[in-house]
Context: one part of a larger RNA
RNA sequence: CUCCGUUAAGGAACUCGGCAAAAAAGCGGCCGUAAGUUAGCAAUAAGGCCUUCCCGCCAACGAUAUAGAAAUAUAAAGAAAGCGGGACGCAGCGAAAGUAUCUCUGGCGACUGUUUAUCAAAAACACAGCUCCCUGCGAACUCGUAAGAGGAUGUAUAGGGGGUGACGCCUGACCGAUGCGAGAAGGUUAAGACUGGCGGUGGCGUGUAGCAAUAUGCGCUGCUGACUGGUUAAAGCCCUCGUCAAUGUCAGCGGUAACUAUAACCGUUCUAAGGUAGCGCAUUUCCUUUUCGGGUAAGUUCCGAAGCGCACGAAUGGCGUAACGACUGGAGAACUGUCUCAACGGAGAGCUCG
Numbered sequence: 001c002u003c004c005g006u007u008a009a010g011g012a013a014c015u016c017g018g019c020a021a022a023a024a025a026g027c028g029g030c031c032g033u034a035a036g037u038u039a040g041c042a043a044u045a046a047g048g049c050c051u052u053c054c055c056g057c058c059a060a061c062g063a064u065a066u067a068g069a070a071a072u073a074u075a076a077a078g079a080a081a082g083c084g085g086g087a088c089g090c091a092g093c094g095a096a097a098g099u100a101u102c103u104c105u106g107g108c109g110a111c112u113g114u115u116u117a118u119c120a121a122a123a124a125c126a127c128a129g130c131u132c133c134c135u136g137c138g139a140a141c142u143c144g145u146a147a148g149a150g151g152a153u154g155u156a157u158a159g160g161g162g163g164u165g166a167c168g169c170c171u172g173a174c175c176g177a178u179g180c181g182a183g184a185a186g187g188u189u190a191a192g193a194c195u196g197g198c199g200g201u202g203g204c205g206u207g208u209a210g211c212a213a214u215a216u217g218c219g220c221u222g223c224u225g226a227c228u229g230g231u232u233a234a235a236g237c238c239c240u241c242g243u244c245a246a247u248g249u250c251a252g253c254g255g256u257a258a259c260u261a262u263a264a265c266c267g268u269u270c271u272a273a274g275g276u277a278g279c280g281c282a283u284u285u286c287c288u289u290u291u292c293g294g295g296u297a298a299g300u301u302c303c304g305a306a307g308c309g310c311a312c313g314a315a316u317g318g319c320g321u322a323a324c325g326a327c328u329g330g331a332g333a334a335c336u337g338u339c340u341c342a343a344c345g346g347a348g349a350g351c352u353c354g
Stems, first nucleotide, its partner, number of pairs: 001348007009340002013338001018335001028050004036041001038166001052087006061078001064075004088092001101333007108325002113125002129164007141150003167320004172250003177247002179243005186238003192232006198225012251269005278312001279309001290306005
């Protein structure tokens, strides 16, 4: 040092935190059991008593047997329960093994479930339920270049996708922006097609000047260009409506009541509209250890309230909620070497010596 065992007095003073350990109980019997509640639960709530051995008694039940025509009567193995008396011990599920600590109160998530194989099991994911969108069947959607396949040997009470997440009470205002849906009068708008111009470059015919070489024109007919106009030309965008359980957003300033304070009230500016119900120092509050109350001798945590909320808020759901949770915060009972504060014993390892 490792793993065990025991410990005076105290009993969480330890510590981020009762981590670890200890202790109670031991799925048996009898009694008993609160708040709350979705009436199922909570609940083995909590809490109390019993449990071995010997003897005796015993209502009811009773396979089966006998008698009887039967009802029934008699006998009776058995199993279970109860009552009384006695015996021993500190202790009676006496060992071993297996084998809930409990209570009060918050947060989050309804629940059982799933997850980072190998540092995270959770409040994360999923979930039933709710809601929106798409899809009429050769469906939408997905895979594949395609054929084809899944969807589905299904058909809107079906299938796919998004969000929320049991249940209860609810889910406010805003369509200005973004998105999506519908619309088509007008504006804008590509390649392409058609048709011009200009440039380049061929062919054919022909004129003028010149002795000629050559120079310079005209007409017809081709090809060609990251050249340049016109006509035609769809969706889209602009535009018009609708839509927020679509993405999102949800204000300032000033004044006012017969103490003071405050402002139901008034004025004014801006906005698409100015945050409704509920909740609130919150897993959200900077100031902040907010203020008040409770708990403690003493409480930055905790519980209850207050509220101008730096910077909650309603399916990126709001607020509640029984049950559930190897989740997380606070308090208590019991218990203890966690600690005051360490000691002793056992087994083993290392080191030193031999």
Predicted 3D model of a 354-nucleotide part of an RNA (large-subunit ribosomal RNA, domain IV) from Candidatus Tyrphobacter sp. Rfam family: Bacterial large subunit ribosomal RNA. The organism belongs to Candidatus Tyrphobacter, within Bacteria.